Model confidence (mean pLDDT): 82 of 100.
Small-subunit ribosomal RNA, 3' major domain from an uncultured bacterium, 474 nucleotides, folded computationally.
The full RNA is in RNAcentral, with records from ENA, Greengenes and SILVA.
Its Rfam family is "Bacterial small subunit ribosomal RNA".

[in-house]
Context: one part of a larger RNA
RNA sequence: UGACGGGGGCCCGCACAAGCGGAGGAACAUGUGGUUUAAUUCGAUGAUACGCGAGGAACCUUACCUGGGCUUAAAUGUAGAGCGACAGAUUGUGAAAGCAGUCCUUCUUCGGACGAUCUACAAGGUGCUGCAUGGUUGUCGUCAGCUCGUGCCGUGAGGUGUUGGGUUAAGUCCCGCAACGAGCGCAACCCUUGUUGCUAGUUACCAGCACGUAAUGGUGGGAACUCUAGCGAGACUGCCGGUGACAAACCGGAGGAAGGUGGGGAUGACGUCAAAUCAUCAUGCCCCUUAUGUCCUGGGCUACACACGUGCUACAAUGGCCGGUACAGAGGGAAGCGAAGCCGCGAGGAGAUGCUAAUCUCUAAAGUCGGUCCCAGUUCGGAUUGGAGUCUGCAACCCGACUCCAUGAAGUUGGAUUCGCUAGUAAUCGCGCAUCAGCCAUGGCGCGGUGAAUACGUUCCCGGGCCUUGUACA
Numbered sequence: 001u002g003a004c005g006g007g008g009g010c011c012c013g014c015a016c017a018a019g020c021g022g023a024g025g026a027a028c029a030u031g032u033g034g035u036u037u038a039a040u041u042c043g044a045u046g047a048u049a050c051g052c053g054a055g056g057a058a059c060c061u062u063a064c065c066u067g068g069g070c071u072u073a074a075a076u077g078u079a080g081a082g083c084g085a086c087a088g089a090u091u092g093u094g095a096a097a098g099c100a101g102u103c104c105u106u107c108u109u110c111g112g113a114c115g116a117u118c119u120a121c122a123a124g125g126u127g128c129u130g131c132a133u134g135g136u137u138g139u140c141g142u143c144a145g146c147u148c149g150u151g152c153c154g155u156g157a158g159g160u161g162u163u164g165g166g167u168u169a170a171g172u173c174c175c176g177c178a179a180c181g182a183g184c185g186c187a188a189c190c191c192u193u194g195u196u197g198c199u200a201g202u203u204a205c206c207a208g209c210a211c212g213u214a215a216u217g218g219u220g221g222g223a224a225c226u227c228u229a230g231c232g233a234g235a236c237u238g239c240c241g242g243u244g245a246c247a248a249a250c251c252g253g254a255g256g257a258a259g260g261u262g263g264g265g266a267u268g269a270c271g272u273c274a275a276a277u278c279a280u281c282a283u284g285c286c287c288c289u290u291a292u293g294u295c296c297u298g299g300g301c302u303a304c305a306c307a308c309g310u311g312c313u314a315c316a317a318u319g320g321c322c323g324g325u326a327c328a329g330a331g332g333g334a335a336g337c338g339a340a341g342c343c344g345c346g347a348g349g350a351g352a353u354g355c356u357a358a359u360c361u362c363u364a365a366a367g368u369c370g371g372u373c374c375c376a377g378u379u380c381g382g383a384u385u386g387g388a389g390u391c392u393g394c395a396a397c398c399c400g401a402c403u404c405c406a407u408g409a410a411g412u413u414g415g416a417u418u419c420g421c422u423a424g425u426a427a428u429c430g431c432g433c434a435u436c437a438g439c440c441a442u443g444g445c446g447c448g449g450u451g452a453a454u455a456c457g458u459u460c461c462c463g464g465g466c467c468u469u470g471u472a473c474a
Base pairs, nucleotide, nucleotide: 001474002473003471004470005469007468008467009466010465011464012463013462015458016457019421020420021419022418023417026313028311029310030309031308032307033306034304035303042053043052064299065298067296068295069294070293076122077121078120079119080118081117083115084114088103089102090101091100092099093098106113107112124288125287127286129284133282134281135277136276137275138273140271145184146183147182148181149180150179151160152159153158164175165174166173190265191264192263193262195233196232197231198230199229200228201227205222206221209220210219211218236259239253240252241251242250243249315414319373320372321371322370323369324368325367331362332361333360336355337354342349343348380411385406386405387404388403389402390401391400427450428449429448430447431446432445433444
């Protein structure tokens, strides 16, 4: 000087408390451990691994295993050789890859050009080392800290500044002070949302005026409104009162769409964990070179006594079922979205208007109005299994999703323990997108609809910040 303390003081955070809803019990989905296996490819492992890399394993992917091949595939260059091939069509063999054949086949100024083949050299490796590395990332933590120049103090390590008194979300600001200044962080500048003005009206809008329809901004027209998207305004403790050291600031109020950082996002200082990644990529060293490279067939990554994590669906009446009816936002769409009407109980089929999309299309559910069930393992719950189908795709046996009929398991609110959340939040309801032929999506990322309860307080648990104290630790 740090680090640590079941030392002290001060202060924060859904840290506790106060509440609401979950997990832990059940079935299933998914990841992991373990076991099994020819293989169940590899990595991630307290917090900071475990719906993680994977934003989508039937083949492919694929790195693993079995078996069958190749010796240089793909890309590029140099040198040499003999060629007119290569491609295309096709035959045999074969599971395919491959191997062995057949047909067809360049230009020329004759110097060569072009092209493939072969040979040699370069290749190739998801092989090893993340404890050789770059880059990227997690975490402490969006915590308020981490430092420097000069000066001063100290033999020196180092200190001071950065401590102290107040204050703040903040090393934020004020005051004081052997310090005076400065940098990286904080804040602001950026995006979005909430109010409003101006400009501009198409595909959006329709108040007033017409036309028209069974009905609809459908048509003429309009530029008010909604909206779209560009430029502005607006919030700054600016104003008033009080407290305070006449400061910084805090409390209350006015006006205001919004009030003291308005809400949300992006943004992550010096560093810590030899943290993670050589399998995104790059790269040193080492290793393989008729194989640890490469092509293909089939299998595996989907196994299953079991254990754990994360979720989904439930156990019902604030509910289930049936019928009628209403209202979004944000996105996607040409090898695509696919309307109306038609067929099918349905998944879906046929159909093809329109749409390069504010034009066309994919679009709500909870809600609400009626009816029914009457507390049951039930008209709850839907696992499992049998049968029949639809769709995608070369192909659904291992191993897809969905539909219909039948079947109808566990489950009656869950031990110790444990998680999330402070407002348009939790809870609850549906919708969209990426990946993608299809999909094991209940995942991830977004979007809107309905919409709470509680916070006395900081003694305690956890994590953190500042000062101080002890130390046989560094």